[in-house]
């Protein structure tokens, strides 16, 4: 240089155009003499950045960053 994955709650992942989830983990409160274990509830996200397309983007489309692959090139 060209190609090709991955990016989304602290963590580890779903979500392939219509109200952004679940798991763990944090808190609170119940349960218990206590912890753990269990039940209930909570808070936590501008979906890596930036711009288009659309009534409406986490999705499609350009650009870009950053990580991980694979391919090639000259000396």
């Nucleotide at each position: 240089g060209c190609g090709g994955g991955u990016g989304u709650a602290g963590u580890u992942c779903a979500g392939u155009g219509g109200u952004a989830g679940a798991a763990u983990g944090u808190c609170u409160c119940g349960u218990u003499g206590c912890c753990a274990a269990c039940g209930a509830g909570a808070a936590g996200g501008u979906c890596g950045a930036g711009a288009g397309u659309u009534c409406a983007a986490a999705u499609c489309u350009c650009u870009u960053c950053a990580c991980c692959c694979g391919c090639u090139c000259a000396a």
Predicted 3D model of a 75-nucleotide RNA (transfer RNA) from an Actinomycetes bacterium.
NCBI's taxonomy places the organism under Bacteria, Bacillati, Actinomycetota, Actinomycetes.
It matches the Rfam family "tRNA". Its Rfam clan is "tRNA clan".
The RNAcentral record of the sequence draws on ENA.